[in-house]
């Protein structure tokens, strides 16, 4: 200098003017004294994702959520946490020269599936090839017989070789054989068992014994094993106000049903009626509502995720839904003039709606840290 | 705000218990028929199955993430 890997951060700044929403204080308006309206002062006013609503938790209601079954999600090991499908550390496998990245229960419990091609696709299988035997005259060579060789036909053997496929039942060599084959053997690989060593564990290591090898893939197919999960959601839930036909139809009941209970059965609780549909009315206010697993700084424990302690801080609560516009200066980027100045232009993704922890996705431009590979110079 | 459903030719839909060269009707283009048009008959074109990544030998079909449509949910008697 080039190429790359992992992680973190910022998301313009300051001031003026005008405007919007909340809160606190103060003042004013009204034949109406209120969920009223208006003015002044002070103060606060979007995000790293506020987004998608994909997970988890708080909160609220229904038995302070109980039993069984169905169903769903997750899945190496250990830890973190309120919890998680998240995060941290490790283990094993795969990829990359490397920094580093990706994947993770069980296929020797069972069932299903594996198209096309191919001889054969799951207790497999003989198309070509190789070999044996038979046909011994069926054919060729030959004068002829016999023999031999080759061919043909048939019956077997054979998974070494060819060819097919995503996948063909360990690899290589030697022996062996009619030809072959773990058929036998050396080495390598694999499986099972045993104790030993290291590790909390997943697992790793060396050793001994046994086995010629049995056990293809697929569980983001059914399934098995283990763990977790009751259901609903702030339009939850509580209070107040206003209005109407407490109307009609259907179904099930009147001591058994219905509802709470949003899979089903039981249990528990409530009611004597309940549910659904049609029709009718109101479309308002208060609460929940924002101080919280909160933020910042320091320190301690821990490899880390994270946790403890001390000090400081208060940081949106709208609802036909505020958080904006403009000017100046500076900073950043681009373009032009022809260079230390001037002119013009530009600034993404997106916007709270009960609150948090994550994941995922979008994002102009800029900055920082650590590491890897290649080249060059010393 | 919360909860569901869907996405396949220009349009309306099949296919989605994995094995295709993805079909059907309407529409389009060309030809035949007709004096001409319509109807009818024949042929053809038109799709990376909304999109990306994965699972698998193999994905329209299975899983996950995005994108885009559509629908429902208030209270009172």
């Nucleotide at each position: 200098g080039g190429a790359g890997u992992g992680g973190c951060c910022c998301g313009g700044a300051u001031g003026g003017u005008c405007g919007c929403g909340g809160c606190a204080g103060g003042g004013g308006g009204c034949a109406u004294u209120g969920a009223u309206u208006u003015c002044c002062u002070g103060u606060c006013g979007a995000g790293g994702a506020a987004a998608g609503u994909c997970c988890g938790g708080g909160c609220u209601g229904c038995a302070c959520a109980g039993a069984g079954u169905a169903g769903a999600a997750c899945g190496c090991c250990g830890g973190a946490u309120a919890a998680c499908g998240u995060c941290c550390g490790g283990c094993g496998g795969g990829g990359g020269u490397g920094a580093c990245c990706c994947c993770g229960g069980g296929a020797a419990a069972g069932u299903g599936c594996c198209a096309c091609a191919g001889a054969a696709a799951a207790c497999a299988g003989a198309c070509c090839g190789c070999c044996a035997c038979a046909g011994u005259u069926c054919g060729u060579u030959g004068a002829a017989a016999u023999a031999u060789a080759c061919g043909c036909u048939g019956u077997g053997g054979u998974a070494a070789g060819g060819g097919u496929g995503a996948a063909a039942c360990g690899g290589u060599g030697c022996g062996g054989u009619a030809a072959g084959a773990g058929c036998g053997c050396c080495c390598c690989g694999c499986c099972c068992c045993g104790g030993c060593c290291g590790g909390u564990a997943a697992c790793g290591g060396a050793c001994g014994g046994g086995g010629g090898c049995a056990c293809g893939g697929u569980a983001a197919a059914c399934c098995c094993c283990g763990u977790u999960c009751g259901c609903a959601g702030c339009a939850a839930g509580g209070c107040c106000a206003a209005a109407u036909a407490g109307g009609g139809a259907a179904g099930c009941g009147c001591c058994a049903a219905g509802c709470g209970u949003g899979g089903c059965u039981c249990g528990c609780g409530c009611u004597u009626g309940c549910u659904u549909c049609c029709g009718g009315g109101u479309a308002g206010g208060c609460u929940g509502c924002u101080c919280g697993a909160g933020c910042c700084u320091g320190u301690c424990a821990g490899u880390a995720a994270u946790g403890g302690c001390a000090g400081g801080c208060c940081c949106a609560g709208a609802u036909g839904a505020a958080u904006g516009a403009u000017c100046a200066u500076c900073a950043c980027c681009c373009u032009g003039c022809a260079u230390g100045g001037c002119a013009g232009g530009g600034g993404a993704c997106a916007g709270a709606a009960c609150c948090c922890g994550g994941c995922u996705u979008a994002c102009a431009g800029g900055g920082c840290c650590a590491c890897u590979c290649c080249g060059u110079a010393u | 705000g919360c909860c569901c459903u869907c996405g396949u030719a220009g349009c309306u839909c099949a296919g989605c218990u994995g094995g295709a060269u993805a079909g059907a009707g309407c529409g389009g283009u060309c030809g035949c028929c007709u004096c001409c048009u319509a109807a009818g008959c024949g042929a053809c074109a038109g799709g990376c199955c909304g999109u990306g990544c994965g699972u698998u030998c193999g994905a329209a079909u299975c899983g996950c993430g995005c994108c885009g449509a559509g629908g429902g949910c208030a209270c009172c008697a």
Two RNAs folded together computationally: RNase P RNA and transfer RNA, 455 nucleotides in total. The coordinates come from a structure-prediction model, not an experiment, and the mean pLDDT is 78. Rfam match: Bacterial RNase P class A. By type it is a ribozyme.